[in-house]
Context: one part of a larger RNA
């Protein structure tokens, strides 16, 4: 100087607690891991920092594993064989999963491309992440880190980098043997909120105008809806450029009346305005050689660990663990009707998003269109929700596992059932022990939708909106982290 203490004192965090909410743990199923089994059930990763992770939803391919079969894509050099032929290819019959001349029989064909050795390459999802690069993760989401000059010390080192107050913050105020700086924090970038001010818009609309319908009204007329002329007007709504806007502004308290904090007002906005991104120094023998034509060394290299073809496997099931989905119902299920989003995405040389019409119970099919997209799909008329009706607390009309039959769709191929639909079957589960996770506001929870993967297939992930609580607004008791002081048997 660190590290450590079952030492003391401060400070901080819903990966801590408190007050609560939703759960998970119990059931069924899905999925990852272990174990067991197996020809093979390829493999990495194992506390946070492995286990719906490898963008890992594997029917073939992928593919690394298993049972088998081909091929050489063995550069180049060198020595052979060799035009009286180095070698290549092949019908048929055997052989074979195979219409692989793979091999054998049989002969034809080809013509220096090859063949046989040796050296040396090449390939390898072979080994080594404890040889490495790069990338990522983590320590570590905290506030931490460093040198110059000066001071202290023989020196390692220390001061700066702090008693105190304050902040999300080594953020500031102030103290001051330190002064003035750098990285990090902040600023910054992206996004969500405001602008009746600017610039505009037949790829966005609105208001006018005309026609029709409905309701109210004695009538003139008013309101709502539909259609049209589409050039009459405009940019409030929509889109997106330039800008503006918040700086804790003003007021009152608290506070060294400093930094700041609390409340109120104004305001679209006053938790760093909300949410993300980026993110220092020092490290880890953290992960990845299975991302790479990044890569050292080792192994293998023609009976291949190269490559390709066929089939199987990664899905196997006495069991244990983790992430999830569906539920256990009446705040519900079912039927009919009503009613509202926001992110996306989409075919130019193949077959994407799909409207209308027709057929079909449905799944789906046929046929015509539109769209390379603010133009078409698409107002994605989403779901929860709302109204009415049926059910009436029963393993029930809750639940929908398991199983049978049938019809479609994707694909060369669906058996170990890709998925979807119809009918039947109708299991456990009556709110889950000990444990334990996540979370403070448009948040939790509920609800769908889109995208990624994708020929087909979401119970996954990443986004996106709709509905929308309870309870803190604190503490250091538990679990950890940071700082100071102190101690030491550790280096």
């Nucleotide at each position: 100087u660190g590290a450590c203490g079952g030492a003391a004192g401060g400070g901080c965090a819903c990966c801590a607690c408190c007050a609560g909410g939703a759960g998970u743990g119990g059931a069924g199923c899905c999925u990852g891991c272990g174990g067991c089994u197996u020809a093979a059930u390829u493999u990495g990763a194992c506390u946070c920092a492995a286990c719906a992770c490898g963008g890992g939803g594997a029917a073939a391919c992928u593919c690394a594993c298993c049972a088998g079969g081909u091929c050489c894509a063995g550069a180049c050099a060198u020595a052979g064989u060799u035009a009286g032929g180095a070698u290549u290819g092949a019908c048929a019959g055997a052989u074979u999963g195979a219409u692989a001349g793979c091999u054998c029989u049989u002969u034809c064909u080809u013509g220096a491309u090859u063949c046989u050795g040796u050296g040396g390459g090449u390939g390898g999802u072979g080994g080594u992440g404890c040889a490495u690069g790069g990338c990522c993760g983590u320590u570590c989401u905290u506030a931490g880190u460093u040198g110059g000059u000066g001071g202290a010390g023989u020196g390692a080192u220390u001061u700066g980098u702090c008693u105190g107050g304050u902040u999300a913050a080594u953020u500031c105020c102030g103290u001051u043997a330190a002064c003035g700086a750098a990285c990090g924090a902040g600023a910054c970038c992206u996004u969500a909120a405001c602008c009746u001010g600017c610039u505009a818009a037949a790829u966005a609309g609105u208001c006018g105008c005309g026609a029709g319908a409905a309701u109210c009204u004695u009538u003139u007329g008013a309101u709502u809806c539909u259609c049209g002329a589409u050039g009459g007007a405009c940019u409030u709504c929509u889109u997106a450029g330039a800008g503006g806007g918040a700086c804790u502004u003003u007021g009152u308290g608290c506070g060294u009346c400093u930094a700041g904090c609390a409340c109120a007002a104004g305001g679209a906005a006053g938790u760093u305005u909300g949410a993300g991104g980026c993110a220092a120094u020092a490290a880890c023998a953290g992960g990845u050689c299975u991302g790479u034509g990044a890569u050292g060394c080792c192994c293998u290299u023609a009976g291949a660990u190269g490559u390709u073809c066929u089939g199987g496997g990664c899905c196997g099931c006495a069991c244990g663990c983790g992430c999830g989905c569906u539920a256990c119902a009446c705040u519900g299920a079912u039927g009919c009707a009503a009613u509202c989003a926001a992110c996306g995405a989409g075919u130019u040389c193949u077959u994407c998003c799909u409207g209308g019409u027709c057929c079909g119970a449905u799944a789906g099919g046929a046929u015509u269109g539109g769209g390379u997209a603010a133009u078409c799909u698409u107002c994605u008329g989403a779901a929860a929700u709302u109204g009415c009706a049926u059910c009436g607390u029963g393993a029930u009309g809750g639940g929908g596992a398991u199983a049978g039959a049938u019809c479609a769709u994707u694909g060369c191929a669906a058996u170990u059932a890709u998925u979807g639909a119809u009918c039947u079957u109708c299991a456990a589960c009556g709110a889950g022990g000990a444990a334990u996770u996540c979370c403070u506001a448009g948040u939790a929870a509920g609800c769908g939708c889109a995208a990624g993967u994708c020929a087909u297939c979401a119970g996954c992930u990443u986004g996106u909106g709709c509905u929308g609580a309870u309870u803190a607004c604190g503490u250091c008791c538990c679990u950890g982290c940071c700082c100071u002081u102190u101690g030491u048997a550790c280096a």
Molecule: small-subunit ribosomal RNA, 3' major domain
Organism: metagenome